[in-house]
RNA sequence: GCGCAGGUAGCUCAGCGGUAGAGCAGUUGGCUUUUAACCAAUUGGUCGAGGGUUCGAUCCCCUCCCUGCGUA
Numbered sequence: 001g002c003g004c005a006g007g008u009a010g011c012u013c014a015g016c017g018g019u020a021g022a023g024c025a026g027u028u029g030g031c032u033u034u035u036a037a038c039c040a041a042u043u044g045g046u047c048g049a050g051g052g053u054u055c056g057a058u059c060c061c062c063u064c065c066c067u068g069c070g071u072a
Stems, first nucleotide, its partner, number of pairs: 001071007010024004018055001026042005048064005
């Protein structure tokens, strides 16, 4: 350089046209002599960036950035 895969909550990942969720973590409360565990509630997202298509884009198209793998 070329090809392929990936980038979504603090972390690990789902969702693949109809305005984004889970688990863990965090916060608050309950329980407990206390901690942990357990139970309940709750916070947290310009969906890597910019443009295009569309009534509507995390999702489709183009360019770029970052990460990994392959190839020479």

The RNA shown here (transfer RNA) has 72 nucleotides and comes from Prosthecobacter sp. It matches the Rfam family "tRNA". It is annotated as a transfer RNA. Lineage of the source: Bacteria > Pseudomonadati > Verrucomicrobiota > Verrucomicrobiaceae > Prosthecobacter. The RNAcentral record of the sequence draws on ENA and Rfam. RNAcentral records the identical sequence in 2 taxa.